[in-house]
Context: one part of a larger RNA
RNA sequence: GUCCUCAAGGAACUCGGCAAAAAAGCGGCCGUAAGUUAGCGAUAAGGCCUGCCCCGCAGCAAUGUUGGGGCCGCAGCGAAAGAUUUUCUGCCAACUGUUUACCAAAAACACAGCUCCCUGCGAACUCGUAAGAGAAUGUAUAGGGGGUGACACCUGACCAAUGCCGGAAGGUCAAGCAGGGGAGGUGCUAUGUCUUCGGAUGUAGUGCUGGACCCUAUAAGCCCCGGUGAAUGUCGGCGAUAACUAUAAUCGUCCUAAGGUAGCGUAAUUCCUUGUCUGGUAAGUUCAGACGUGCACGAAUGGUGUAAUGAGUGGAAAACUGUCUCGAGGACUCGCUCG
Numbered sequence: 001g002u003c004c005u006c007a008a009g010g011a012a013c014u015c016g017g018c019a020a021a022a023a024a025g026c027g028g029c030c031g032u033a034a035g036u037u038a039g040c041g042a043u044a045a046g047g048c049c050u051g052c053c054c055c056g057c058a059g060c061a062a063u064g065u066u067g068g069g070g071c072c073g074c075a076g077c078g079a080a081a082g083a084u085u086u087u088c089u090g091c092c093a094a095c096u097g098u099u100u101a102c103c104a105a106a107a108a109c110a111c112a113g114c115u116c117c118c119u120g121c122g123a124a125c126u127c128g129u130a131a132g133a134g135a136a137u138g139u140a141u142a143g144g145g146g147g148u149g150a151c152a153c154c155u156g157a158c159c160a161a162u163g164c165c166g167g168a169a170g171g172u173c174a175a176g177c178a179g180g181g182g183a184g185g186u187g188c189u190a191u192g193u194c195u196u197c198g199g200a201u202g203u204a205g206u207g208c209u210g211g212a213c214c215c216u217a218u219a220a221g222c223c224c225c226g227g228u229g230a231a232u233g234u235c236g237g238c239g240a241u242a243a244c245u246a247u248a249a250u251c252g253u254c255c256u257a258a259g260g261u262a263g264c265g266u267a268a269u270u271c272c273u274u275g276u277c278u279g280g281u282a283a284g285u286u287c288a289g290a291c292g293u294g295c296a297c298g299a300a301u302g303g304u305g306u307a308a309u310g311a312g313u314g315g316a317a318a319a320c321u322g323u324c325u326c327g328a329g330g331a332c333u334c335g336c337u338c339g
Stems, first nucleotide, its partner, number of pairs: 001332006008325002012323001017320001027049004035040001037150001051071005056065003072076001077082001085318007092310002097109002113148007125134003151305004156235003161232002163228005170223003176218001178216004184209011236254005263297001264294001275291005
């Protein structure tokens, strides 16, 4: 290391009955609770039987048998293989299924069902620069996307913020194009000043140009108006008050878009906390049932229940045992050492 056995006790072990042991069971007969979606639960649980030989009975026979008698063993599904110990009670997930190939199989993912949004077909959407392809040789009982997750009962308030949808009166608002102006540039005409007579520099009129700059006109968007929650989300504070006390149906006040409804609740959520009470135990930080003062539950980021299902997870029990009190003995094997 792999196995086997053990007095008395029997989970006292331990995070935890992990591991081991026990049970023998998809054979027959009997029997089988709560609950339930009436299908299940259920092989529930629990009890009895099982071999071989002879005879009888039924039957054409195979075979059956509630019949009678006999035989053997520790043991009769006599071996092997095969066949998940059971019960009570919570949580989570409806279920079968899927997953981290090689530390996680689950309460995670998926799921049928429910719901919202988009899409009228050359559809939306996805891929591609495009042509084009898928969607689909389909057509809103169809296709795509988001959320929730069977079923039952339900799904409250808030549109202030953000998003989305609709609206168009007004405000704001880009480039381009168009129009107008225009510093400036450059000609012509008239005229002035200075002059070293070469020229320099102004004024007025008129022509061309004008890419700086300004103005006008111009979209969506934004501001604005309305709608929308199974859209992202949010769902108060203080003070007073009832013929003991306590509590507050009630009142006042401040703030808000509105102040958490039903249901559940110390919870897979509770810090204080081993909350308090009840039960279970001789003794229970776990557990079950209540209570509610919810640090910091709460309604498709679904709420609360729920039969069945689960290599899920918590608690309890029967049986069983070397898990333990507490060790002991044996078989075989491996490494090392010695011989």